[in-house]
């Protein structure tokens, strides 16, 4: 001195699957809670939404979304890994000068 990196802080965005329904299973995460509908064995499931919580992303942007009922590997199934992708969209701004960086000048 601060663009990157790490910490703080406050804003923002986004996803929430599967099924053998279980002390399951993949993952950062996939949770709670509310009323509406629609089923019925009346105690639950099952679909959209709406608030919250955790999680991950925020333009150096594969968080996520569309291509996509999409190709390949796995798998009970989904998830998840790679591909598609130098495709097309997508959402920030103080702080600190630190275990991070990067310049000069003296020494050697």
């Nucleotide at each position: 001195c601060u663009c990157c990196c790490g910490c703080c802080u406050g804003a923002g965005g986004g996803g929430u699957g599967g099924u053998a329904c279980a002390u399951c299973c993949u993952g950062a995460g996939a949770c709670a809670u509310g009323g509406c509908a629609g089923c019925c064995a009346a105690g639950g499931c099952u679909g959209a939404c709406a608030u919250g919580g955790a999680c991950c992303c925020u333009u150096u942007g594969a968080a996520c979304c569309u291509g996509a009922u999409c190709c390949g590997g796995u798998u009970a199934a989904c998830a998840c890994c790679g591909g598609c992708g130098u495709a097309g969209g997508g959402a920030u701004a103080g702080g600190u000068a630190g275990c991070a960086g990067c310049a000069a000048a003296a020494c050697c």
Description: The prediction has a mean pLDDT of 76. TPP riboswitch aptamer (THI element) from an uncultured Pseudomonadales bacterium, 108 nucleotides, folded computationally. The sequence was found by an Rfam model in a public genome assembly.